Guanidine-I riboswitch aptamer from Geobacillus kaustophilus, 103 nucleotides, folded computationally. The RNAcentral record of the sequence draws on Rfam and Ribocentre. RNAcentral records the identical sequence in 2 taxa.
RNA sequence: GGGAAUGUUUUCUAGGGUUCCGCGGCUGCUUUGCGGCCGGCCUGCGACCGAGAGAAAACGCGCGGCAUCGCCGCGUGCACGGAGGGACAAAAGCCCGGGAGGA
Numbered sequence: 001g002g003g004a005a006u007g008u009u010u011u012c013u014a015g016g017g018u019u020c021c022g023c024g025g026c027u028g029c030u031u032u033g034c035g036g037c038c039g040g041c042c043u044g045c046g047a048c049c050g051a052g053a054g055a056a057a058a059c060g061c062g063c064g065g066c067a068u069c070g071c072c073g074c075g076u077g078c079a080c081g082g083a084g085g086g087a088c089a090a091a092a093g094c095c096c097g098g099g100a101g102g103a
Stems, first nucleotide, its partner, number of pairs: 007059006015049002020046001021044001022042001023039007060076007078098001080101001084096003
C1' cells in the first nucleotide's frame, strides 16, 4: 500500500424535529363549537423519523454432539471519531459513514 471478512430483519430505547393530531396566542362567525393566521424557545407515555460503535428477539452462518434430511448445545469478536453535505414536512446518534481523521 492492497485484498477478504466482521450477516439480515423486526420490535424497542437514547435522540430528533414539526407534515398530521393535540395544545397555546391573535382573530372572524351562525359562539358549549367551527374557520383563518401564527407558534417546536409547546416539557405532548397522540402519531412520525430513529442508532456500525445502544437493548431484546427471530432467522442466517460456524463448530460439536445425536436417535440425521432434522434436533440440541456453544459461538457470532473489537469498535474513539470531525467538519460538510443529503432525504422526507423538518430535524437527528438516520444516509454519505466501521467515511476523513485518530489510537

Its mean pLDDT, the model's own confidence on a scale to 100, is 82. The organism belongs to Geobacillus, within Bacteria. Its Rfam family is "Guanidine-I riboswitch aptamer". For this family Rfam cites "Structural basis for guanidine sensing by the ykkC family of riboswitches" (Battaglia et al., RNA, 2017).